[in-house]
Context: one part of a larger RNA
Molecule: small-subunit ribosomal RNA, 3' major domain
Organism: Halobacillus trueperi
């Protein structure tokens, strides 16, 4: 100079404390460890693996296993040589493929030959999801949106170095003010961008309807006040008063304001750290394989199961369940696509084709609420595992191994040890809705609204994690 101290001071953080719901207990889902297995590819491992790459394993993908097959190869560029190339049939196979048959001769030309494809040959070479992230870029996790990391000059020191970055206060901030051997600057923080709350201008159709006029219906005339919708402006700045305070940076209470001290939310991640993480996204050194570790195909596996962990989902009921009726979103999607109305079925769904390339049409009935019945504390009208039979969709193909239906059947579970996790307001907690991805498959995951708290004593005692400044140390 750093690191670390169960050293000492300040100071922050759902870190604690005060709460409110979980997680461990159960059923089921999903990952993961373990065992099995011919395979159950392979990476990821404390926090920062484990609903994690994978935003969709039946085939395919696809690396793994069995079997069966090809050797200039599936795929690229060069060389010779021949020729359209294909399509159809017919028999062997599990395909991949190998035999035989019908067919039929590209284009361009100076007629020398050029091109495009197909074969067949020769090798130069392809190929590799092989190993090596401890050889690399590239990208990304994490300390941490922590407030810090540094430069140049000066000055100080013999030197590493210090110093400016401490100190007084102040802040979310190395955020500013005061002082000061320091004077300045650059990365950062803020701003600047975008959402969202107000209010405006200017527009008004596919969107709105106050007022006239016609209807079941903004569904028609009209109209563009409103909402709205997308473009442009205002708006907040400790600006304005009172008090603190060093007359300062500020910080407090108060008007006015739709909003007040950073309004809330986002994208944004400095120097660096951890030989973090990926050769399996990609691209690349160097090794390795080359009739195979490359290349095709058909099953299979990746879904197994005495058991352990994560991480959810639905319950143990009565602030509930069943049933009927009956309101109110928001933001998405859509042409290989949404798919309306009607009709069929009890349902899944089948039919049916309208209208939409979409402020016009569809997905599309939000659902929890609320009004009214029944249940009356029970393994129960709770809870739905599991299993059995029936019938739908998707897709060549649902046995391994896919979704959802209706009937029947009706497990554990009556609130969960030690432990532990998440949340400070439109937040937890609850209710649906939508989207990628995707033929089909969602409890995940990424968004979007509806209803809506409880509680912060705290000039922190303690646990963790952090930033300053000090100490001392055997690193």
């Nucleotide at each position: 100079c750093g690191a670390g101290g169960g050293g000492g001071g300040c100071c922050c953080g759902c870190a604690c404390u005060a709460g409110c719901g979980g997680u461990g207990g159960a059923g089921c889902a999903u990952g993961u460890g373990g065992u099995c297995u011919a395979c159950u590819u392979a990476g990821g491992a404390g926090c920062a693996a484990c609903g994690c790459g994978g935003a969709g394993a039946a085939c395919c993908g696809g690396a793994c296993c069995a079997g069966a097959u090809c050797u200039u190869g599936a795929c690229a560029u060069c060389c010779u040589u021949g020729g359209a190339c294909a399509u159809c049939c017919c028999g062997a196979g599990a395909c991949a493929u190998a035999g035989g048959g019908c067919u039929u001769u590209c284009c361009c030309u100076u007629c020398g030959g050029g091109g495009a494809c197909c074969a067949a040959g020769u090798g130069a070479c392809a190929g590799g999801u092989g190993g090596u992230g401890c050889a690399u870029g590239g990208u990304c996790g994490u300390c941490g949106u922590c407030a810090g990391c540094u430069c140049g000059c000066g000055u100080u020191c013999u030197g590493a170095g210090a110093u400016c970055u401490u100190g007084g206060g102040u802040u979310a901030a190395g955020u500013c003010c005061c002082g000061c051997a320091a004077c300045g600057a650059g990365c950062g923080c803020a701003a600047c961008c975008c959402c969202u709350c107000a209010u405006u201008u200017g527009a008004g159709u596919a969107g709105c309807c106050a007022g006239c006029a016609a209807u079941c219906a903004g569904u028609c005339g009209g109209g563009c006040a409103c909402u709205c919708u997308a473009a442009g402006g205002u708006g907040a700045c400790a600006g304005c008063c009172g008090g603190u305070g060093a007359c300062a940076a500020a910080c407090u209470g108060g008007a006015g304001g739709a909003g007040g001290g950073c309004g809330g939310g986002g994208a944004u991640g400095a120097c660096g750290u951890c030989a973090c993480a990926u050769c399996a996204u990609c691209a690349u050194g160097c090794c390795c394989c080359u009739u195979a570790u490359g290349a095709c195909c058909u099953u299979g596996g990746u879904u197994a199961c005495a058991c352990a962990c994560g991480u959810g989902c639905u319950a143990c009921a009565a602030u509930g369940g069943c049933u009927g009726g009956u309101a109110c979103a928001a933001a998405g999607g859509g042409u290989a696509g949404u798919g309306a109305a009607g009709c069929c079925g009890g349902g899944a769904g089948g039919u049916g084709u309208a209208g939409c390339a979409a402020a016009u049409c569809c997905c599309a009935u939000a659902a929890a609420a609320c009004c009214a019945u029944c249940c009356u504390c029970a393994g129960u009208u709770c809870g739905g595992a599991u299993u059995g039979c029936a019938g739908g969709c998707u897709g060549c193909a649902a046995c391994u191994a896919g979704c959802a239906u209706g009937c029947a059947u009706g497990a554990a579970g009556c609130g969960g040890g030690a432990a532990u996790c998440g949340c400070u307001c439109g937040u937890a907690a609850u209710c649906g809705c939508g989207g990628a991805u995707c033929a089909g498959c969602a409890u995940g995951c990424c968004u979007c609204g509806g209803u809506g708290a409880g509680u912060a004593c705290g000039u922190u005692u303690c646990c963790c994690g952090g930033c300053c400044c000090u100490u001392g140390u055997a690193c």